[in-house]
RNA sequence: UCCCGGGUCGUCUAGCGGUAGGACGCUGGGUUUUGGUCCCAGAAAUCCUUGGUUCGAAUCCAAGCCCGGGAG
Numbered sequence: 001u002c003c004c005g006g007g008u009c010g011u012c013u014a015g016c017g018g019u020a021g022g023a024c025g026c027u028g029g030g031u032u033u034u035g036g037u038c039c040c041a042g043a044a045a046u047c048c049u050u051g052g053u054u055c056g057a058a059u060c061c062a063a064g065c066c067c068g069g070g071a072g
Stems, first nucleotide, its partner, number of pairs: 001071007010024004018055001026042005048064005
């Protein structure tokens, strides 16, 4: 310098252009002598940034930033 993949709740991860979901963790409650396990409920992500397309963008397009892999 070039090519490919990725960036989404605290963490990991899903998400055919139309309400951003799950698991773990966290909070409250139930159960238990207590803790753990188990059950119920809840909070938590304006989706890396800036533009563009669109009635509507995490999703499509452009440029950049960061991480990983490959080529030279």
Record summary: The RNA shown here (transfer RNA) has 72 nucleotides and comes from Candidatus Berkelbacteria bacterium RIFCSPLOWO2_01_FULL_50_28. It was read from a public genome assembly. Its Rfam family is "tRNA". The organism belongs to Candidatus Berkelbacteria, within Bacteria.